[in-house]
Context: one part of a larger RNA
RNA sequence: GAGUAGCGAAAAGAGAAGUGAGAAUCUUCUCCAUCGAAAGCCUAAGGUUUCCUGAGGAAGGCUCGUCCGCUCAGGGUUAGUCGGGACCUAAGCCGAGGCCGAAAGGCGUAGGCGAUGGCCAACAGGUUGAUAUUCCUGUACCACCUCCUUUCCGUUUGAACGACGGGGGGACGCAGGAAGGUAGGGAGAGCGCGCUGAUGGAUAUGCGCGUCCAAGCAGUUAGGCCGGUGGAUAGGCAAAUCCGUCCACCGUACGGCGGAGCUGUGAUGGCGAGGGAAAUAAGUACCGAAGUCCCUGAUCCUACACUGCCAAGAAAAGCCUCUAGUGAGGAAAAAGGUGCCCGUACCGCAAACCGACACAGGUAGGCGAGGAGAGAAUCCUAAGAUGCUC
Repeated sequence: GAGUAGCGAAAAGAGAAGUGAGAAUCUUCUCCAUCGAAAGCCUAAGGUUUCCUGAGGAAGGCUCGUCCGCUCAGGGUUAGUCGGGACCUAAGCCGAGGCCGAAAGGCGUAGGCGAUGGCCAACAGGUUGAUAUUCCUGUACCACCUCCUUUCCGUUUGAACGACGGGGGGACGCAGGAAGGUAGGGAGAGCGCGCUGAUGGAUAUGCGCGUCCAAGCAGUUAGGCCGGUGGAUAGGCAAAUCCGUCCACCGUACGGCGGAGCUGUGAUGGCGAGGGAAAUAAGUACCGAAGUCCCUGAUCCUACACUGCCAAGAAAAGCCUCUAGUGAGGAAAAAGGUGCCCGUACCGCAAACCGACACAGGUAGGCGAGGAGAGAAUCCUAAGAUGCUC
């Protein structure tokens, strides 16, 4: 220079009370204002204790500070079913032997690792200061073990298991339109509970609020797909009753597969507007009504199901079946038992991630209500969250 520029989105604060040595800035209340396909909620990556409670104010906080994502201390993350592993494979990576190469090393078979994919059994409510599909309550399901109980089948007239093998399946694109549903919504009715107004009126045809519930189990079902039986068989690296191929007979729906939803049960349960203590503290404990119909209606489900098209749209395992083989006990029900390791706090369009900062930038996915509207546009609002730290 200079007590100058600046104090980081112009969404906005005001009043009262409290605490305190000290209050524009902390806490509570009442208003006001802002967002509302978000500035709300869930979650992946990333961060790694920032979460909660008590205490503190040196420094950090662009002011202040009694406050904090700051400092100190204590506490907090509970799983057979959620995500990952004890299962599978893709790109890619590693790679016994092997090939190549002055060396280091490069490539690569068998094999393995590797999710962003496949497979796979739990839902509703309650609870804490901080966790919950994990704890608790209620109701389930899956795998394995035992063989106490019951029933059935079998022991060479072969039950049952069964490949590191064969086959099927898993198994897949995009566009379009229609149907059946559900979630959600209703400023529709009915039902239930509460209220009756500081100003002219308002006990009525008024006002406000609420009007729900899963997995599982049983039944049923919109729509979808599939021919069945027998014989032969040089193919499927051995075998096959399986698959494929060929022939014959029956047949166009009997049956089979798969399937949203609905009904009953689950539920004599939970939730629930509201009422509301005893210690005048906390709307806590506790009590708890109605809980129906109609309309609307998805971008969600049935389901890439159907139709169409060309650019022709993963693999492997789980699963089913076939033998090779093992072979004397096995199957079902019921009962009893067992269920390992890791993650789980909190932020997550952000003051906690990436940007040197409490930075107007960037950041994958899901839910995403009402009025007006074609609409997830736009404006105003609900739930919820904020007023951007002079």
A computed fold for a 390-nucleotide part of an RNA from Pseudalkalibacillus decolorationis, annotated as large-subunit ribosomal RNA, domain III. Its Rfam family is "Bacterial large subunit ribosomal RNA".